The RNA shown here (c-di-AMP riboswitch aptamer (ydaO/yuaA leader)) has 129 nucleotides. Rfam family: c-di-AMP riboswitch aptamer (ydaO/yuaA leader). Rfam links the family to the GO terms cyclic-di-AMP binding and regulation of gene expression. The family has 106 seed sequences and 7,607 matches in Rfam 15.1.
RNA sequence: CAAGAUACGACGCUGAGUGCCUUCGGGCAACGGGAGAACCAUUUAGUGGGGUGUGUCCGCCUUCGGGUGGUAGGGUACCUUCUAACCCAAACCCGUCAGCUAAUCUCGUAAGCGUAAGAAGGAAUCGGU
Repeated sequence: CAAGAUACGACGCUGAGUGCCUUCGGGCAACGGGAGAACCAUUUAGUGGGGUGUGUCCGCCUUCGGGUGGUAGGGUACCUUCUAACCCAAACCCGUCAGCUAAUCUCGUAAGCGUAAGAAGGAAUCGGU
């Protein structure tokens, strides 16, 4: 000097996953999801179908567990757009059952991390006068 690890704090990222109160059991609000009429839509499939989610589809390989390459789609420090670079492209659930859907009913409030480029337009804050 650089890199790495650990601890604390600040700032921030993906995500609905936050705020306040509490007798600590929960409550209120906010955000998010599911079920559920009429009308409309749907017609025959069963190798069933469906849900949360950006996470879908295709090729090759496979010891059938998966691997690998690409891709719809998604993310990266005020906001939008353009350009660039990088990253993800999962996981889980219901259990023969669910189209839309007013009323209504019902559920969640996690988990995991450390990214910051440029330009145009717009916005906010601070400081000075």